């Protein structure tokens, strides 16, 4: 340099056009226990990498840019 994949919560990831964006772990609270852990319940936490476009509607489709990974040169 060319091509491909990925970027969503603190971490690991789902969601691949349809109107409140989710799970597990972690964190905080409650309950339980003599106490702690585990288990259970609840809560908080997100401008879905950025800009523009398509659309009635974009995390989702398209283009470019940025970052990471891989293949080829």
């Nucleotide at each position: 340099g060319u091509c491909g994949g990925c970027g969503u919560a603190g971490c690991u990831c789902a969601g691949g056009g349809g109107u409140u964006a989710g799970a597990g772990c972690a964190u905080g609270g409650c309950a339980u226990u003599c106490a702690u852990a585990a288990c259970g319940c609840c809560a908080a936490g997100g401008u879905c990498g950025g800009u523009g476009g398509u659309u009635c509607a974009a995390a989702u489709c398209c283009a470019c840019c940025c970052g990471c990974c891989g293949a080829c040169a």
The RNA shown here (transfer RNA) has 73 nucleotides and comes from a Candidatus Yanofskybacteria bacterium. Its Rfam family is "tRNA". It is annotated as a transfer RNA. The coordinates come from a structure-prediction model, not an experiment, and the mean pLDDT is 84.